[in-house]
Molecule: Bacterial RNase P class A
Organism: uncultured bacterium
RNA sequence: GCACCGGAACGGUCGCUUGGAAUCCACCCGGGUUCCAAGAGGAAAGUCCGAGCACGACAGGACAAGGUGGUGGGUAACGCCCACCGGCCCGCUGCUGGGUCAGGGACAGUGCCACAGAAAAUAGACCGCCUUGCCGGGGCUUGCCUCGGCAGGGUAAGGGUGAAACGGUGCGGUAAGAGCGCACCGCUCGAUCGGCGACGACCGAGGCACGGCAAACCCCACCUCGUGCAAACGCAAACAGUUCUCGCUUGAGACCUUCGGGCUUCAAGCGCCUGCGGUCCGCAGGUUUGGGAACGGGUAGCGCGCUUGAGCCGUCGGGCAACCGACGGCCUAGAGAAAUGGCCGUUGCCCCGAUGCUCGCGCAGACGCGCGGGUGUUGGGGAACAGAACUCGGCUUAGCGGUGCUCGC
Numbered sequence: 001g002c003a004c005c006g007g008a009a010c011g012g013u014c015g016c017u018u019g020g021a022a023u024c025c026a027c028c029c030g031g032g033u034u035c036c037a038a039g040a041g042g043a044a045a046g047u048c049c050g051a052g053c054a055c056g057a058c059a060g061g062a063c064a065a066g067g068u069g070g071u072g073g074g075u076a077a078c079g080c081c082c083a084c085c086g087g088c089c090c091g092c093u094g095c096u097g098g099g100u101c102a103g104g105g106a107c108a109g110u111g112c113c114a115c116a117g118a119a120a121a122u123a124g125a126c127c128g129c130c131u132u133g134c135c136g137g138g139g140c141u142u143g144c145c146u147c148g149g150c151a152g153g154g155u156a157a158g159g160g161u162g163a164a165a166c167g168g169u170g171c172g173g174u175a176a177g178a179g180c181g182c183a184c185c186g187c188u189c190g191a192u193c194g195g196c197g198a199c200g201a202c203c204g205a206g207g208c209a210c211g212g213c214a215a216a217c218c219c220c221a222c223c224u225c226g227u228g229c230a231a232a233c234g235c236a237a238a239c240a241g242u243u244c245u246c247g248c249u250u251g252a253g254a255c256c257u258u259c260g261g262g263c264u265u266c267a268a269g270c271g272c273c274u275g276c277g278g279u280c281c282g283c284a285g286g287u288u289u290g291g292g293a294a295c296g297g298g299u300a301g302c303g304c305g306c307u308u309g310a311g312c313c314g315u316c317g318g319g320c321a322a323c324c325g326a327c328g329g330c331c332u333a334g335a336g337a338a339a340u341g342g343c344c345g346u347u348g349c350c351c352c353g354a355u356g357c358u359c360g361c362g363c364a365g366a367c368g369c370g371c372g373g374g375u376g377u378u379g380g381g382g383a384a385c386a387g388a389a390c391u392c393g394g395c396u397u398a399g400c401g402g403u404g405c406u407c408g409c
Base pairs, nucleotide, nucleotide: 001405002404003403004402005401006400008347009346010345011344012343013342014341016039017038018037019036020035021034022033023032024031025030041385045396046395048394049393050392051391052390053228054227055226056225060281061280062279063278065224066223067222068221069220070084071083072082073081074080085103086101087100088099089098090097104219105218109217110216111213112212113211126159127158128155129154130153131152132151133150134149135148136147137146138145139144167185168184169183170182171181172180186208187206188205189204190203192201193200194199233303234302235301241295242294243293244292245291246290247270248269249268250267251266252265253264255262256261271287272286273285274284275283276282311330312329313328314327315326316325317324318323349382350381351380352379353378354377355376356375357374358373359372360371361370362369363368
């Protein structure tokens, strides 16, 4: 550092809550007494994921928005769990192992890489290296060597800058160099074999080059309706208004008519409004005893949801495992401003000692001593983080003790 296990048990006494039984009181609602059973966690925490369930809603599609990201399994599902693959780091050095990864795509496109540096992605010459011409100095074997300056050419191997410099190491080659060529490694492509697969092994071909960042926008694949127990359902209670807005066409019937039409009922179409997280489509409802919008006032008590569950335990079987199946057993809080507690005793757990016996190792001539383990007795001390509120599967965080693995001192 990582992973795993545990984080109490029993008895007595007093008290609280729920359920059950008996009994008493009571018009009803309900209340009292006694007995029995049960009564906070591994995280109940955070509210970060996923669901069950409820409503919107009779059920949808697309876009946008959001989430996940190696492969294969598990699961009701997940961003979780298991196994495996690959990269990096540590260790080992024959093998085995541990940790970590925000692990799809950089040739679809856009963008960024400050400063330093010659140059930061079809780059580039500061110091250099080689070479041509001219000028000057020195040496010397009269034609060479060497140094400096100017003007050109070649070069990117060496040095410098930087987080990163256009493959790496070595040999050859060259005026000096460079994949320029070659060997090995790396990379790209292909075949064969193994594997469900991610991938791996091996062989061959190619001198091959355009780096990094997507925890940048983006692309690809898959997934996602929303709100939530303060959801809902039932009974009870209470109610105050004010303002604004809301059509047309067609058809049929009834009534009236000055025969132009008026009024009314029904249906359909269009328009408008409401609902379905945002937009569009689509669907449903409404369109004047009806609907919609804004402001404002009143009521809110009780029940139910509410605890039998994708539940827990044991055995057997399958599977590397996560987990699945079969059989058997168990019922383990339901409060409602919030119960599950106080005291006493015993045991257990952890830490520091003492002591008897015993085992191992070491020292010693011996008596014996030291260290460690087991067992019995005994003294002292310690126990952290922390309280359910519809339920469950995870993750993350807090913190006490122990065990295992790995690394370091």